[in-house]
Molecule: transfer RNA
Organism: Sphingobacteriales bacterium
RNA sequence: GGCGGGGUAGCUCAGGUGGUUAGAGCGCAGGAUUCAUAACCCUGAGGUCCGGGGUUCAAUUCCCCGCUCCGCUA
Repeated sequence: GGCGGGGUAGCUCAGGUGGUUAGAGCGCAGGAUUCAUAACCCUGAGGUCCGGGGUUCAAUUCCCCGCUCCGCUA
C1' cells in the first nucleotide's frame, strides 16, 4: 500500500425490516435478608450510539469522507 472486521453505559458486548422506549451481563448506588459480611433477591442511576456530510417524513441502522483499533496480505 491492498483487503476484511470493529468503535453503542465505567467494562465486555447485543441491536431485527430504518419507525413510538437504545438493551443485557458485570460493575456502581439504595433497599431487603443476616448477629455481621459474602452470595441470592428487589429497585434505581448512568448513553454527544467515534466525528462530519448525504439519502429519507424519519438514521445506532443505508451511502460517502475522515479518525482510530484489530486481523490477513504484498